[in-house]
Context: one part of a larger RNA
């Protein structure tokens, strides 16, 4: 000098930041991911029209129908948000490569949308179970599912021509086989299918860099390589069969310990050292371990299955759950906040839109936790008042300090007005910021230190006691070092102490 700090004493206001560093401990409760009726068949249905019966204002039937929506279906739940347990590794940083790859939504271009089919949920009926949740029967729709046709600048195989490269090969062209469409509606719109290109996002490989220990010296059998087959979007012992015996290591393998990495941050003249809170990028994880499904994308925090531990419900047969999301609770701890408001803005998901959802986000609350700014009054005022302290009793000092006189009103409080943020409407913040007015010095100062280092000294008490102390050291009867008082010094809404780093 710095801090995500804590503790002690003290504490007026505002702005901007920051706030579980410990138990990746366990979690009550609420919310944090939905949306689309312009994909679909139903159900309900305000209201309207018509008919019949008649008790003339009721019942019933048919049709239209704004709107609401459980279910099927589509898109999104792989983003956003959290945490740092694991990881010494292509995890990260940086620079390259992929003649070894994928990419929903978006953009550009070209081509196309012809004909059929069978189911199933919802629903009805029956039924099992305490519940969670099912089972059977009947019948139904689609942008759900399936089949056929049409196809090439696409893919695969075979033959062949040209050009090129860094080995495998790559690019362009010709011939034969297999593979694709779905409608809806308010009908110039939104979608669908195939192909090519782009953009974006990812996947993989490599060079270099990346903590400590040799009181860890040898490690390794899918291990190292080859051939073949499988698998993947893709290369590859990634997996498997066979064959060979390799591969790494004193330039530190292996083992053990510690640790998310970086942009940055702190410090320092720099070199360097330390660090990785907040903000941004990447990675990993989601009660512990394992697994796949769906999907363009996950081996998926608020999805599924299995196993373990724990908690809860139970009719004992069986079920339910996962805050390292936002609040909040218990616990641990020196220590860290509200079970707040709003989608008004920015952004995200869905929708043609209206709009819905959004604890992302925007705000508010709490905390001197930090940084910055402001204030607690200004000018005059000597009888140098009183009081205090001290004294050589003359005085000195507190001290222009106070009183007193004249001013001012920043902030705060009170009253009135009142935004920008929103280029139509829409403002949580918020009657906030800000402006104006009136009153009144009014409502606002402490903390540490005073032997030397180190700015600042006297008196009394104590008497190696009580105590102080960062180091030297002080205290045993005149202690500037302990305690109190007066005075002084430093900083100031803070001041000290402790801890850590330079």
């Nucleotide at each position: 000098g710095a801090c995500g700090a804590a503790c002690g004493c003290u504490g007026g206001c505002g702005g901007c930041a920051c706030g579980c560093c410990u138990a990746a401990c366990a979690c009550a409760u609420g919310c944090a991911a939905g949306u689309c009726g312009a994909a679909c068949g139903g159900a309900c249905g305000a209201g309207g029209a018509g008919g019949a019966g008649c008790u003339u204002g009721c019942u019933u039937c048919u049709c239209c129908g704004a709107g609401u929506u459980a279910g099927u279906g589509g898109c999104g739940g792989a983003c956003g948000g959290g945490u740092g347990a694991g990881u010494a590794a292509c995890a990260c940083g940086u620079g390259a490569g992929c003649a070894a790859c994928c990419u929903g939504c978006c953009c550009u271009u070209g081509a196309g949308a012809g004909g059929g089919g069978g189911a199933u949920a919802g629903c009805u009926u029956c039924u099992g179970g305490a519940a969670a949740c099912g089972g059977a029967u009947g019948g139904u729709a689609a942008u759900a599912c399936c089949c056929c046709a049409u196809a090439a600048c696409a893919u695969a195989u075979a033959u062949u021509u040209u050009a090129g490269g860094c080995a495998u090969c790559u690019a362009a062209g010709a011939u034969a086989u297999a593979u694709c469409a779905a409608a809806g509606a308010a009908a110039u719109u939104c979608g669908c299918u195939c192909a090519a290109g782009g953009a974006u996002g990812g996947g993989c490989u490599c060079g270099c860099g990346u903590c400590u220990g040799a009181u860890u010296a040898g490690a390794u059998a899918g291990u190292u390589g080859g051939u073949g087959a499988g698998g993947u979007a893709a290369c590859g012992g990634c997996c498997c069969a066979c064959c060979a015996a390799g591969u790494c290591g004193a330039c530190g393998a292996u083992c053990a310990g510690u640790a998310g990495c970086c942009g940055g941050a702190c410090u320092g003249a720099g070199a360097g050292g330390u660090u990785g809170a907040a903000c941004g990028g990447c990675c990993a994880c989601a009660u512990u371990g394992g697994g796949a499904c769906u999907g363009a994308g996950a081996c998926a925090c608020g999805g599924c299955c299995c196993a373990g531990a724990c908690u809860c419900c139970u009719a004992c047969g069986g079920g339910a759950g996962g805050c390292a999301g936002c609040a909040g609770u218990g616990g641990g701890g020196a220590a860290u906040a509200u079970u707040g408001c709003a989608c008004a803005a920015u952004g995200g998901g869905g929708g043609g839109a209206a709009c819905c959802c959004u604890g992302a986000u925007g705000c508010a609350g709490c905390g001197a936790u930090g940084c910055c700014g402001c204030g607690u009054g200004g000018a005059g005022g000597a009888a140098g008042a009183a009081g205090g302290u001290u004294u050589u009793c003359g005085g000195a000092u507190u001290g222009u300090a106070a009183a007193c006189u004249c001013c001012u009103u920043u902030u705060a409080a009170c009253a009135g007005g009142g935004a920008c943020g929103a280029u139509a409407a829409u403002g949580a913040c918020g009657g906030u910021a800000c402006c104006u007015g009136a009153a009144g010095a009014a409502a606002a100062a402490g903390c540490u230190c005073c032997g030397g280092c180190u700015a600042a000294c006297u008196a009394c008490g104590u008497g190696c006691c009580a105590g102080c102390a960062g180091c030297c050291g002080c205290g045993g009867u005149a202690a500037u070092a302990c305690g109190u008082a007066g005075g002084g010094a430093g900083c100031g809404a803070g001041c000290g102490u402790u801890g850590u780093c330079c």